[in-house]
RNA sequence: AGAGCCGGUCGUGUGGUUACUCUGUUCGCCUCUGGCAGACAGAGAGGAAAGUCCGAACACCGCAGGACAGGAUGCCUCCUAACGGGAGGGGUUCCUUCCGCCAACUGGCGGAAGGAAUACGGAAAGUGCAACAGAGAGUAGACUAUCCCGUUUUUUCGGGAUACAGGUGAAACGGUGGUGUAAGAGACCACCAGUCUCCGGUGAAAACCAGAGAGCUUGGUAAACCCCAUCCGGUGCAAGACCGAGUAGGAGAGCAUGAGGUUGUCCGCCUCGAUAUGACUCUCGGGUUGGUUGCGUGAUCCCGAUGGUGACGUCGUGACCAGAUGAAUGAUCACAAUCCCGUCAUCUUGAUGACAGGAUACAAAAUUCGGCUUAUAGACCGGCUCUGAAU
RNA sequence: GGUCGAGUAACUCAGUUGGUUCAGAGUGCCGCCCUUACAAGGCGGAAGUCCGGGGUUCGAGUCCCUGCUCGACCACAA
Numbered sequence: 001a002g003a004g005c006c007g008g009u010c011g012u013g014u015g016g017u018u019a020c021u022c023u024g025u026u027c028g029c030c031u032c033u034g035g036c037a038g039a040c041a042g043a044g045a046g047g048a049a050a051g052u053c054c055g056a057a058c059a060c061c062g063c064a065g066g067a068c069a070g071g072a073u074g075c076c077u078c079c080u081a082a083c084g085g086g087a088g089g090g091g092u093u094c095c096u097u098c099c100g101c102c103a104a105c106u107g108g109c110g111g112a113a114g115g116a117a118u119a120c121g122g123a124a125a126g127u128g129c130a131a132c133a134g135a136g137a138g139u140a141g142a143c144u145a146u147c148c149c150g151u152u153u154u155u156u157c158g159g160g161a162u163a164c165a166g167g168u169g170a171a172a173c174g175g176u177g178g179u180g181u182a183a184g185a186g187a188c189c190a191c192c193a194g195u196c197u198c199c200g201g202u203g204a205a206a207a208c209c210a211g212a213g214a215g216c217u218u219g220g221u222a223a224a225c226c227c228c229a230u231c232c233g234g235u236g237c238a239a240g241a242c243c244g245a246g247u248a249g250g251a252g253a254g255c256a257u258g259a260g261g262u263u264g265u266c267c268g269c270c271u272c273g274a275u276a277u278g279a280c281u282c283u284c285g286g287g288u289u290g291g292u293u294g295c296g297u298g299a300u301c302c303c304g305a306u307g308g309u310g311a312c313g314u315c316g317u318g319a320c321c322a323g324a325u326g327a328a329u330g331a332u333c334a335c336a337a338u339c340c341c342g343u344c345a346u347c348u349u350g351a352u353g354a355c356a357g358g359a360u361a362c363a364a365a366a367u368u369c370g371g372c373u374u375a376u377a378g379a380c381c382g383g384c385u386c387u388g389a390a391u
Numbered sequence: 392g393g394u395c396g397a398g399u400a401a402c403u404c405a406g407u408u409g410g411u412u413c414a415g416a417g418u419g420c421c422g423c424c425c426u427u428a429c430a431a432g433g434c435g436g437a438a439g440u441c442c443g444g445g446g447u448u449c450g451a452g453u454c455c456c457u458g459c460u461c462g463a464c465c466a467c468a469a
Base pairs, nucleotide, nucleotide: 001387002386003385004384005383006382007381008380009379010378012336013335014334015333016332017331018330020044021043022042023041024040025039026038028036029035030034046362050373051372053371054370055369056368057367058236059235060234061233065267066266067265068264070232071231072230073229074228075089076088077087078086079085090120091118092117093116094115095114096113097112098111099110100109101108102107121227122226126225127224128221129220143166144165145162146161147160148159149158150157174192175191176190177189178188179187193217195214196213197212198211200209201208202207240293241292242291243290250284251283252282253281254280255278258272259271260270261269262268287467288466300319301318303316304315305314306313307312337360338359339358340357342355343354344353345352346351347350392465393464394463395462396461397460398459401418402417403416404415410449420436421435422434423433424432442458443457444456445455446454
């Protein structure tokens, strides 16, 4: 200097003309608690407004109670209104570099540093599953092999012992060295690795370090059933409240041992209330498809101080910042900014300058917040890795 | 705006303890037979990003996460 990956910040600017939406002031008209039109002033999308994947606020369901079913989460601590989110730490796995050891083809083992990933409770509660290959796939297993016995001149054949070696596989029931043996084997011993129990130390904890004992090793899969712990009532602003319009004429079912609501089911609870000649209940169909509100002062934003490694908290000053509903925030012109390409000029020969042209992404609020995920031209900052050049 | 569901051959659909006896059926398409010829019928064949990407697992159409496309439902009143 270039390339790649990861994380963070920003994500076109200024002005003119002309439209749109809302608010305020003012003025005019009308069918006057209001509506319409004009003028002036002010304001007018995002980092994701998106997906609707989590968590809440808020609202309703005659209250949220019980049992079962179902769902979610899952190392520890903290943050937070809450969370499946975030921060810090621990464990595990992988990669790179360096160092050391090992007769070591390019390898293996151990240690240190740096980086990345992590849905990471339980497999010595129980059940299930493991294709193909392979002798054998889970208190397994004799194909080759080794050894013993019998037969035989030998080869061979038959019977038995053995999990050390070969081979298969994603995975084969500890490793090294010795003792032992017919050959072998945790059968036994030493060391190492791992499991469980106990005890000591460090730490707030997960966990780590060190010691003793046991049994000798008890594999994988829980994004298979399941077990354990914690949490979860349901429905979503088309929730809900008020006004207006409309409710013509109909069909079917039910009648308290009922109907409806409440949660998927049951119990419980609530409503209807003994009326069938019902202004009864439910379903279908038909009717109305307008307005106001919910709805913009909030877990809000900016700046400063301060506590904390950090997520974040506390204090102080200041600000008010879209509110549409077939759904506004647009179009166009000029200049500037960044990038790309071409031509010309200059010299320091790969840069600078001038001119012309092109490009500037993803994407649009719809009750509101906190997160996550996904999309995103280009610019800037930081970290790591690789390549090239110089010293 | 909100709540659910689906995506497998050209079309309509199957596919449950996850396995290499999992990639199938019907229609359609292509070839052959039959027929004078066509249809019907018989035999054979081709055709697949299991919607895309990532993960779990030895192994994924199937389990989990995420995105894309398509479809359905939800207003008021007595």
Two RNAs folded together computationally: RNase P RNA and transfer RNA, 469 nucleotides in total. Its mean pLDDT, the model's own confidence on a scale to 100, is 76. Rfam match: Bacterial RNase P class A.